[in-house]
RNA sequence: UUUGAGAGUUUGAUCCUGGCUCAGGAUAAACGCUGGCGGCGUGCCUUAGGCAUGCAAGUCGAGCGCUCUCCGAUGCAAAUCGGGGAGAGCGGCAGACGGGUGAGUAAUGGUAGGGAAUCUACCCCAAAGUGAAGGAUAGCUCGCCGAAAGGCGGGGUAAUCCUGCAUAGUCCCCGAUUUAAUCGGGGUAAAGGGCUUAACUGCCCGCUUUGGGAGGAGCCCUAUUCCUAUCAGCUUGUUGGUAGGGUAAUAGCCUACCAAGGCUAUGACGGGUAGGGGGCGUGAGAGCGUGUACCCCCACAAUUGCACUUAGACACGGGCAAUACACCUACGGGUGGCAGCAACCGGGAAUCGUCGGCAAUGGGCGAAAGCCUGACCGCGCGACGCCGCGUGAAGGAUGAAGCCCUUCGGGGUGUAAACUUCUUUUAUCCCCGCACAUGCGGGGUUGAAUAAGCGUCUACUAACUACGUGCCAGCAGUCGCGGUAAUACGUAGGACGCAAGCGUUAUCCGGAUUUAUUGGGCGUAAAGGGUCGCGUAGGCGGUCCGAUGCAUCUCAUCUUAAAUAGCUCCGCUUAACGGAGUCCCGGAUGAGAGAUGAUCGGACUUGAGGUUUGGAGGGGUUUCUGGAACUUCCGGUGUAGCAGUGAAAUGCGUUGAUAUCGGAAGGAACACCGAGAGCGUAGGCAGGAAACCAAUCAAUACCUGACGCUGAGGCACGAAAGCUAGGGGAGAGAAGCAGAUUAGAGACCUGCGUAUUCCUAGCUGUAAACGCAUGAGUGCUAGUUGUCCGGCCGUAAGGCUGGAUGACGCAAGUUAACACGUUAAGCACUCCGCCUGGGGAGUACGGCCGCAAGGCUAAAACUCAAAGGAAUUGGCGGGGACCCGCACAACCGGUGGAGCAUGUGGUUUAAUUCGAGACGAAGCGAAAGACCUCACCACGGUUUGACAUGCUACCGUUUAAUCUGAUAGAAACAUCGGAAGAUCCCGAUUUAUCGGGAUGGUAGCAAAGCUGCUGCAUGGCUGUCGUCAGCUCGUUCCGUGAGGAGUUCCCUUAAGUGGGGUAACGAGCGCAACCCUUGCCGUUUGUUAAAUAUUCAAACGGGACGGUCCCGACGUACGUCGGGAAGGAAGGUGAGGACGACGUCAAGUCAGCACGGCGCUUAUGCCGUGGGCGACACACAUCCUACAAUGGCGAAAAACAGCGGGUUGCAACCUCGUGAGGGGAAGCAAAUCCCUGAAAUUUCGUCUCAGUUGGGAUUGGAGUCUGCAACUCGACUCCAUGAACGCGGAAUCGGUAGUAAUCGCGGAUCAGCAGGUCGCGGUGAAUACGUUCUCGGGUCUUGCACACACCGCCCGUCAAGCCAACAAAGUCGUGGGCGGCCGAAGCUCCCCCGCAUCGCGGGGGAAUUAAGCCGAAUUCGGCGAUGGGGACUAAGUCGUAACAAGGUAUCUGUACUGGAAGGUGCAGAUGGAUCACCUCCUUU
Repeated sequence: UUUGAGAGUUUGAUCCUGGCUCAGGAUAAACGCUGGCGGCGUGCCUUAGGCAUGCAAGUCGAGCGCUCUCCGAUGCAAAUCGGGGAGAGCGGCAGACGGGUGAGUAAUGGUAGGGAAUCUACCCCAAAGUGAAGGAUAGCUCGCCGAAAGGCGGGGUAAUCCUGCAUAGUCCCCGAUUUAAUCGGGGUAAAGGGCUUAACUGCCCGCUUUGGGAGGAGCCCUAUUCCUAUCAGCUUGUUGGUAGGGUAAUAGCCUACCAAGGCUAUGACGGGUAGGGGGCGUGAGAGCGUGUACCCCCACAAUUGCACUUAGACACGGGCAAUACACCUACGGGUGGCAGCAACCGGGAAUCGUCGGCAAUGGGCGAAAGCCUGACCGCGCGACGCCGCGUGAAGGAUGAAGCCCUUCGGGGUGUAAACUUCUUUUAUCCCCGCACAUGCGGGGUUGAAUAAGCGUCUACUAACUACGUGCCAGCAGUCGCGGUAAUACGUAGGACGCAAGCGUUAUCCGGAUUUAUUGGGCGUAAAGGGUCGCGUAGGCGGUCCGAUGCAUCUCAUCUUAAAUAGCUCCGCUUAACGGAGUCCCGGAUGAGAGAUGAUCGGACUUGAGGUUUGGAGGGGUUUCUGGAACUUCCGGUGUAGCAGUGAAAUGCGUUGAUAUCGGAAGGAACACCGAGAGCGUAGGCAGGAAACCAAUCAAUACCUGACGCUGAGGCACGAAAGCUAGGGGAGAGAAGCAGAUUAGAGACCUGCGUAUUCCUAGCUGUAAACGCAUGAGUGCUAGUUGUCCGGCCGUAAGGCUGGAUGACGCAAGUUAACACGUUAAGCACUCCGCCUGGGGAGUACGGCCGCAAGGCUAAAACUCAAAGGAAUUGGCGGGGACCCGCACAACCGGUGGAGCAUGUGGUUUAAUUCGAGACGAAGCGAAAGACCUCACCACGGUUUGACAUGCUACCGUUUAAUCUGAUAGAAACAUCGGAAGAUCCCGAUUUAUCGGGAUGGUAGCAAAGCUGCUGCAUGGCUGUCGUCAGCUCGUUCCGUGAGGAGUUCCCUUAAGUGGGGUAACGAGCGCAACCCUUGCCGUUUGUUAAAUAUUCAAACGGGACGGUCCCGACGUACGUCGGGAAGGAAGGUGAGGACGACGUCAAGUCAGCACGGCGCUUAUGCCGUGGGCGACACACAUCCUACAAUGGCGAAAAACAGCGGGUUGCAACCUCGUGAGGGGAAGCAAAUCCCUGAAAUUUCGUCUCAGUUGGGAUUGGAGUCUGCAACUCGACUCCAUGAACGCGGAAUCGGUAGUAAUCGCGGAUCAGCAGGUCGCGGUGAAUACGUUCUCGGGUCUUGCACACACCGCCCGUCAAGCCAACAAAGUCGUGGGCGGCCGAAGCUCCCCCGCAUCGCGGGGGAAUUAAGCCGAAUUCGGCGAUGGGGACUAAGUCGUAACAAGGUAUCUGUACUGGAAGGUGCAGAUGGAUCACCUCCUUU
């Protein structure tokens, strides 16, 4: 010293970076809704636009003359004198202040501090004086001109008007001595008035000269004072000198001459913007923003220029001229200037009265009285701001009514109201006192009376419900709400906040440490320059001594105007407001200190440099030179191919290729050595030799003595590609031409191939120019271990010590993390460069460079709320590793072809009801549609209903339910009859009646009903991944965190099964087991049976556990696996079933059921008849039957099951019928009777390879059974008929053992109907080398721009709409200059004339000059056909470039090329996945 808060929004989640947004305060404000009072302030920010009308600067008779008038005196009158008033004029002072505005101005300004060459009216102080003359002129009068404004001439007049004369000094000029001082000579003044006195005089106000003061003014200097370098050079009176002029005064202020200077990167010159300050707002502060009101300074007064007067002006309410505008006019000519106060018009979102008074304060004049004063003091209008007050106070629960919500019980509004008592600020009216142009204070009357709104309620952010709406209407500051259950829209109730206001909009500061001095960063987020190599300015700088005292520090004085702000008091009832005292920062001057920095002087050696002796090196330039390979050419041998690819083709070859041998020519590059080894500033550098040049390291002494570090501009170097000119050209090879691939292929692949690649001389100047995206220098801060080059010790091994270059690292430390870590990204210092959200854009315009390509520098409009970094969990990959599954392979049998059955699609139809749709819909819902079912269609009928509950009224022995008849009808139903029958309870009493009720009916009301919609509102249930082995938790540990560890690793398993290891230790849901069936044995019991035993059945037990032994393998242990043995009915979870973790698919189902919401209610409900769900060109799915001889048929003979079912039933047996079946009928509610003869099989016979004795579809006839009813539309029987089909294309399914295949049997549903389905038993195989591939899954790891998660994301052209900017032929303006012409007023000069003659006036001329006109340039803008790009816009087109190895790794520079993303060549980067190898390091 009293002082500092955050939040929302990028992601599936996290940390960081980073922008956007909000909460606060403020305003000369405006707008919306609302509005009681008072005090104090404040009020054209826009058009410095235009202004009707009135007022805003006059005053003095004590300077002067006069006119008019009144009064008085004298006087016959004329007239004179005195006093008062009014008027114009001469004269004096004031109109330079006060008041307004902010256009201009970036310095002629402001602020702070200094200075010398100056002036100053009125005021104050001091000294001296004020004598004596003269002259003109206005007013006035006469005349003239003019519409007016006004002007001209004649005459005469006064002064504090004007001019001489006299006098005067310490004033001015000249001279002398020596500058001071003094002396001498010369020169310059004046005005009176009033009062008074008998008068002289006296007093007062003036006047003149000189000196001084106060206040004021002018000038000069220093510091400071906005943005822009896409403004880098500017300047000719410019810079200085001399002389002259000029001013109050210095000075290029002006002129002439001379010299050539002056300013500038510490930003000149130019452009833009702007009055500056005290202050004000905000902020913790530093700062940032601002300049309204009040105060100080400046500038301006319709625009421009100019001077006059004056002490002072180049003058707001003075003058002259020009211009624009406006007004008057007799057309000749005149007049005007509100940015004074009011007012008006206009502009605008927007800013007031044509008020009162000089009472106060102040100003002008005056001796004074006084006059003037839109300065000022007051009032008025405006919630525009600040401050204060009020709209009542206390009590009052059955928590009234109304309204809202509701789970219907209640809750909220709410002590709120009503009601009772009380008070009277404000309001209304009245009175008194003081002051008065305008007010203040006190007292009383009436009566709770006269007085509450605005915004908000998803989060930020305090405050929640209902209804309406249904991506509509709308909201929104940001994220975002709204698509039928909206706390986010609209309304209502309620709540929250503030309150005579409340919100919105705009602007400023804050939050924003988001320009970072306080107080940020640059490896990957934006950001290190290619080397910063050399080096300029600048910045910074080693040790010691001395001096100075510039910076620095201390003290004192002055200043920093007042007001404001802070603090302490005081005055208005309080506060706002006002008054008094006091203080900080800064600056100047003086004194002091001597550490540190600085300067000067001296010294030193450690920084830096040098000499000497050695060393290593692809360092650079030039010249010479070598071999291998390659291509071409020549010659020989030799023959049909060669080359090329995933596979091919183009291409070469019988004119002899390829191959091979010999010879020749040519150009480019340098194998092995060779190594993350070396050198270089970077780019870069490799066969060998020579010459020249440079850098670097070590050692030893010596020398210089801070000579150093960094480095804006500048200079130099600078891969590849590219350009110019000339050479050269073997191979490679953009473009190009072909061949393939492909939907296309302007690509990837192939064959040719030009520029280029090479050399010389120039240019270009860029790269992922990167080292690990890391500027240079210096110092400090644990280590371990390689390599290269030196030195010392040592025989060596090795050790020590320098320099360079690598790796690791939980030392410490840093970091958002990844990572860095003595080669720092650690700790510090110095200097430079760079960054400030993404896109637009490294683009446009301008400038510089370049031959060009292009490079460097470098914006804005517009648009988005993100863009981004690192890491995490998933998912995914045409990434990797390991493992599993009838997943593939092996084997067996099928489907796909035929006929038929069933389901689906499609089509048709009055209707063909609905649902299910890859796997995981399709013989599925449906365990059985002739009617019913039934939801569909046609027609008919009905309306409290076919069904439940309640209420009201009526009927009720005249009748309900029940049975039955008739009529019409298809029936439902409607209408009309008959019969029988008639119950129960309670109360009363006259005991057979009355009253009430139940049951029942009719009518009405609540309500029923709906297979109507929403499976994307739901419950429940189900499918699927998947019987896959996974999914999690507690504690603990690691990490800022999301998260991780555990659960990873090794071995093993069917298994997260088990073991070992381990920052984990345990646990849960899953696995396994427990349950059921089955296989062996035992015990007990049991109906049937005559009985016993067995079989059988039930119940309870036993048995199997890798338990025992042997061998082998896995590195060891534990253990696991494999092989074998024994025993056993069974051997390695024995076989099968039930059982389905966390979750996924908005998977399926509102038509099984339930249920929210919505819809229908004489119909979308209910009933009935008939039809339909069964249609039929066709397509698909699933079966059945077959195609035949391992077979069909026939016969008779023979044999063997199991699960089940049966009284509305199963039915033996007998009989009839060819048969389905009919008629009788015993038995059996079933271990008893029946269904029930199982079939394939075996045996015998026949058929003999054919559309058949295979196959049975289709059709005709005749029947049986069920049923109210078999036409649409049942099953079965008999006779007859006898279709396709000869083993099935692409493709595809099931199955690993009692399985496939094959054979029959039973049940449910059911009146009847089974090729389907669910079960049952009989016969009973083949194969598995193995995990490369297909599919699915699990674990680990890796990349990712995905997270709706690859059915992801995403790029560019084209097409459409819209927006802003750029270029553009031109066109329209604007600003400031330049040149020329013309040139008003005015100042100056010259000439002429006049008179009051050292001056003034008039006329003419010269020079200068504002405005104007013309010309050539230039700055900044508006518009602009069209052009090229850019941004944006739910569902347009073409491709698929990028993200995974993104399917050709990507990216950078450059060049060419293509509809487009893009492709290719050359050089470069890793910010590339994967595999192998090498080197190094770490670890057991």
Model confidence (mean pLDDT): 81 of 100.
Small-subunit ribosomal RNA from Candidatus Gottesmanbacteria bacterium RIFCSPLOWO2_01_FULL_40_10, 1484 nucleotides, folded computationally.
The RNAcentral record of the sequence draws on ENA and SILVA.